[in-house]
RNA sequence: GGGGUCGUAGCUCAGUUGGAAGAGCGCUAGAAUCGCACUCUAGAGGUCGUGAGUUCGAAUCUCAUCGGCUCCA
Numbered sequence: 001g002g003g004g005u006c007g008u009a010g011c012u013c014a015g016u017u018g019g020a021a022g023a024g025c026g027c028u029a030g031a032a033u034c035g036c037a038c039u040c041u042a043g044a045g046g047u048c049g050u051g052a053g054u055u056c057g058a059a060u061c062u063c064a065u066c067g068g069c070u071c072c073a
Stems, first nucleotide, its partner, number of pairs: 001072007010025004019056001027043005049065005
């Protein structure tokens, strides 16, 4: 320098033939317990790496770019 792949909640990851974002763990509050843990209920938490384009509509399609891993030179 060129190719492939990944980037989504604090962590681990789902969600793709475009219809607008979820799970488990963790966190907060409550219930239960003399108290803790376990269990149950409710809740908070996301510009879907970044920028642009296509579209009525983009996590998803296109282009560029940044970072991780990997292959070739």
Overview: The RNA shown here (transfer RNA) has 73 nucleotides and comes from an uncultured Opitutales bacterium. Its mean pLDDT, the model's own confidence on a scale to 100, is 83. Rfam family: tRNA. Gene Ontology term of the family: triplet codon-amino acid adaptor activity.